[in-house]
Molecule: Bacterial RNase P class A
Organism: Anaerolineae bacterium
């Protein structure tokens, strides 16, 4: 200097003029006025997860259903985060993983090609016998072919010819125990000829977890009306079903259906929190602790803006709060900082 990898920060500041929402104070002729403070995001998005909070009398038991899936930690919790293990990718910094179980629970799928793709199989080839020959019968599974995958590999013994048929070494697998580690695992070792593969993001098995509905949840106040007809012995509380249990009803008619009438207004929930910032301590880290400082939108036909000047790397992209929070995912103009990797050149 070029190309990469991981992480962090910013997304405007200041001044003036005018205009909006909230809030504190003051004044008021009660119409309102003045001053101060404050007012969209890193994703506010998606609604993919988890919760706080609220309601369903209690939220019981079970089935079905759903979710997660290596180990150890963090967290209110999670399908999240951190660290590690194993496997894959990359020269590397790093990164990805749907990561329990593959026949020792069971059932399945593997197109085409190929003889044969799960109790295997015999087309080519090799060997033996018979035959003039073509060929027939028997043996074989090592060579070659097909294929993603075809009875583990190398070297030998043996055989009519071969083959873990047998032997040595190795790989895998099973059983056992030693060392290190909290553990997942890793290393080395003894015995065993046990030796067809892949797929569980196939059905399934195993372990753990899961009541339901949601701020249009709910609560308070005010105002207002008008019932009629039909059906009817069961109906309702729970996402589905069963058990259990409770409430309402059975001609004093629950519930359901049709027609018709009234209201939809105000307040609250509504923003002080698993909150933010700072440094100190513990920890590899995620994170936690104590201390100090701070209060940063709460609209409701829906505010948060416009103009000018100036600073600047930035007003340009993606894009606008509606109960709140922790994550994940997606979109994205531009700038800055820090650490590391690869290559080239110079000293």
């Nucleotide at each position: 200097c070029g190309g990469g990898a991981a992480g962090a920060u910013c997304a405007g500041g200041c001044g003036a003029u005018c205009g909006c929402g909230g809030u504190g104070g003051g004044c008021u002729a009660c119409g309102g006025c003045c001053c101060g403070c404050u007012g969209a995001g890193g994703a506010a998005a998606g609604u993919c997860c988890g919760c706080u909070c609220u309601c369903c009398a209690g939220a019981g038991g079970g089935c079905a259903g759903g979710g997660u899936g290596c180990u150890g930690g963090c967290u209110a919790a999670c399908g999240g985060c951190c660290a590690g293990g194993c496997g894959g990718g990359g020269c590397g910094a790093c990164u990805c993983g749907a990561c329990g179980g593959c026949a020792a629970a069971g059932u399945g799928c593997c197109a085409c090609a190929g003889a044969g793709a799960a109790c295997a199989a015999a087309g080519u080839g090799c060997c033996a016998a018979c035959g003039c020959a073509a060929g027939u019968u028997g043996g074989u599974g090592a060579g070659g072919g097909u294929g993603a995958a075809a009875a583990g590999g190398u070297g030998g013994u043996g055989u009519a010819a071969g083959a873990g048929a047998c032997c040595a070494c190795c790989a895998g697998c099973g059983c056992g125990g030693c060392u290190a580690g909290u553990g997942a695992u890793a290393g080395g070792u003894g015995c065993g000829g046990c030796u067809a593969g892949g797929c569980a993001a196939a059905c399934c098995c195993c372990a753990c977890c899961c009541g339901g509905a949601g701020c249009a949840a709910g609560g308070u106040c005010a105002a207002g009306c008008a019932g009629a007809c039909g059906u009817g012995a069961g109906g309702g509380g729970c996402g589905g079903c069963c058990c259990g249990u409770c409430c309402c009803g059975u001609u004093u008619g629950a519930g359901c259906g049709u027609c018709g009438g009234g209201u939809a207004g105000a307040c609250u929930g509504c923003u002080g929190g698993a909150c933010g910032c700072g440094g100190c301590g513990a920890g590899u880290a995620a994170u936690c602790g104590a201390c100090g400082c701070g209060c940063a939108a709460g609209a409701u036909a829906g505010a948060u803006g416009a103009u000018c000047g100036u600073c600047c790397a930035a007003c340009g992209a993606c894009a606008g709060a509606a109960a709140g929070c922790g994550g994940c995912u997606u979109a994205u103009c531009g700038a800055u900082c820090c650490u590391c990797c690869c290559g080239a050149u110079c000293g």